Predicted 3D model of an 82-nucleotide RNA (c-di-GMP-I-GGC riboswitch aptamer) from Candidatus Segetimicrobium genomatis.
It was read from a public genome assembly, where an Rfam model found it.

RNA sequence: UCCGACAAAGGCAAACUCGAAGUGAUUCGAGGGCGCAAAGCCACGGAUCUCGGCGGAUGCUGAGAUAGCCGGGCUGCCGAAG
Numbered sequence: 001u002c003c004g005a006c007a008a009a010g011g012c013a014a015a016c017u018c019g020a021a022g023u024g025a026u027u028c029g030a031g032g033g034c035g036c037a038a039a040g041c042c043a044c045g046g047a048u049c050u051c052g053g054c055g056g057a058u059g060c061u062g063a064g065a066u067a068g069c070c071g072g073g074c075u076g077c078c079g080a081a082g
Base pairs, nucleotide, nucleotide: 002082003079004078011036012035016031017030018029019028020027021026034068040074041073042072044071045070046069047066048065049064050063051062052061053060054059
């Protein structure tokens, strides 16, 4: 360095519930805990979703959302076996 253990210490937190913000996707806080070795950060490529505009229509387009959908970039805890 690769790698990732029925290891240790710690971390994050799905569904769902309550409260708040938003037209919405969704986000934030509290509870909760399905899971996670990058489930830390970044919308760069793809994908999906939302709202608006255009179009007879397949669609096109503007603004957004998802990093716990995949890829990519940056950073990072621990240390058995190999």